[in-house]
RNA sequence: AUGACAGCAAGGGGAGAGACCUGACCGAAAACCUCGGGAUACAGGCGCCGAAGGAGCAAACUGCGGAGUGAAUCUCUCAGGCAAAAGAACUCUUGCUCGA
Numbered sequence: 001a002u003g004a005c006a007g008c009a010a011g012g013g014g015a016g017a018g019a020c021c022u023g024a025c026c027g028a029a030a031a032c033c034u035c036g037g038g039a040u041a042c043a044g045g046c047g048c049c050g051a052a053g054g055a056g057c058a059a060a061c062u063g064c065g066g067a068g069u070g071a072a073u074c075u076c077u078c079a080g081g082c083a084a085a086a087g088a089a090c091u092c093u094u095g096c097u098c099g100a
Stems, first nucleotide, its partner, number of pairs: 006097008018046001020045004025037004047082003053078001054076003060069003
């Protein structure tokens, strides 16, 4: 069983925190100086965020014991992120699979 739980696909919703500073770069007759510019990328610096992923653990269980197993949107911030877009835990709808 008019299909639990779970998985997959498509679609909808979906938070936080500098679009900071310096260099490089570009423009001003433009090599230097000076002034201005500002990005999806590069190098360095400081600040910050937690909801990809990763790591830590309470109860409980195991062990004579040291200890082991052990959840989260909690904690850490390695990774990731700090305009928009994209992504995104989680959640909703639909379809398919499984079959308690």